[in-house]
Molecule: transfer RNA
Organism: Candidatus Methanomethylophilaceae archaeon
RNA sequence: GGACUUGUGAGGUAGGGGAUAUCCUAUCGGUCUUCGGAACCGAGAACCCGGGUUCAAAUCCCGGCAGGUCCA
Numbered sequence: 001g002g003a004c005u006u007g008u009g010a011g012g013u014a015g016g017g018g019a020u021a022u023c024c025u026a027u028c029g030g031u032c033u034u035c036g037g038a039a040c041c042g043a044g045a046a047c048c049c050g051g052g053u054u055c056a057a058a059u060c061c062c063g064g065c066a067g068g069u070c071c072a
Base pairs, nucleotide, nucleotide: 001071002070003069004068005067006066007065010025011024012023018055027043028042029041030040031039048064049063050062051061052060
């Protein structure tokens, strides 16, 4: 330098055109408990960035950035 691939809450993960963006862990609050833990209930928290296509984009296309694999 080239090809391919990945990027979603604090961490992990599902979703591949129309859902309130899923679930687990963590955090916080409540119930329970002598206290703690566990359990149950609840809350906050995310689509890497820019542009395009579309009535509608996390999803499709282009460019960029970052990670990975391969080639040189």